[in-house]
RNA sequence: UCGGGCGUGGCCAAGUGGUAAGGCAGCGGUCUUUGGAACCGCGAUCCCAAGUUCGAAUCUUGGUGCCCGAG
Numbered sequence: 001u002c003g004g005g006c007g008u009g010g011c012c013a014a015g016u017g018g019u020a021a022g023g024c025a026g027c028g029g030u031c032u033u034u035g036g037a038a039c040c041g042c043g044a045u046c047c048c049a050a051g052u053u054c055g056a057a058u059c060u061u062g063g064u065g066c067c068c069g070a071g
Stems, first nucleotide, its partner, number of pairs: 001070007010024003018054001026042005047063005
């Protein structure tokens, strides 16, 4: 430099046009003599900017970071 893939809470991860599941961790509560366990509750305008659309995490363009391959 060229080609491809991936960026979603602190971490992992689903969702492929109709207002973002789940697990771990964290915080609050109930229970408990205490701790732990269990149960209930709380938190993400989805890497950035623009475009398309009634509506974008999802489609398009540019940028950016990481990974793989080629030279």